A computed fold for an 81-nucleotide RNA from Mesobacillus maritimus, annotated as ZMP/ZTP riboswitch aptamer (pfl RNA motif). Model confidence (mean pLDDT): 76 of 100.
């Protein structure tokens, strides 16, 4: 139940770091950090279709590809106004 879920469209949208390898530019620092841009992009809101009862329980989800790092969001749970 106007609910959940999946899927698509629109709209917005945190974070988008350092090395190496083939693939971000450009500019600056007090060097894994700021700025612009491109890209990528979970989440979030609607909208449409599907599903037809699906409620839970586990820990997830995103930043071009892999491998070492780091340093954030998201979602979820709990506080306070």
């Nucleotide at each position: 139940a106007u609910g959940g879920c999946u899927a698509u469209g629109u709209g917005u949208a945190a974070c988008u770091g350092g090395c190496g390898a083939a693939a971000c530019a450009c500019g600056g620092a007090u060097c894994a950090c700021c700025g612009u841009g491109a890209g990528g992009g979970a989440g979030c809101a609607c909208a449409u279709a599907g599903u037809a009862u699906c409620g839970a329980a586990a820990a997830g989800c995103c930043g071009u590809u892999c491998g070492c790092c780091u340093g954030g969001g998201c979602a979820g749970a709990g506080g306070u106004a």
It was read from a public genome assembly, where an Rfam model found it.
Its Rfam family is "ZMP/ZTP riboswitch aptamer (pfl RNA motif)". The literature on the family includes a 2015 paper in Nat Struct Mol Biol by Jones and Ferre-D'Amare, "Recognition of the bacterial alarmone ZMP through long-distance association of two RNA subdomains".